[in-house]
RNA sequence: GCCUCGGUAGCUCAGUCAGGUAGAGCGGCAGCCUCGUAAGUUGCAGGUCGCGGGAUCAAAGCCCGCCCGGGGCU
Numbered sequence: 001g002c003c004u005c006g007g008u009a010g011c012u013c014a015g016u017c018a019g020g021u022a023g024a025g026c027g028g029c030a031g032c033c034u035c036g037u038a039a040g041u042u043g044c045a046g047g048u049c050g051c052g053g054g055a056u057c058a059a060a061g062c063c064c065g066c067c068c069g070g071g072g073c074u
Stems, first nucleotide, its partner, number of pairs: 001073007010026004020057001028044005050066005
């Protein structure tokens, strides 16, 4: 340098195929429960969807460029 996969909540990852309300588990906080704690259970908070631009009524998902990480080729 080229090919390929990935970057989404504090962490691990779905969602991209086929554009239309941003999600799950764990973790955090609070309530219930308990003599108290743990466990259980209910609720809440937490997001520039790597960055910039384009097309579109509308983008996490399409197009272009760039950055970071894994693998392969030279």

RNAcentral holds the sequence, with entries from ENA. A computed fold for a 74-nucleotide RNA from Candidatus Bathyarchaeota archaeon CG07_land_8_20_14_0_80_47_9, annotated as transfer RNA. It matches the Rfam family "tRNA".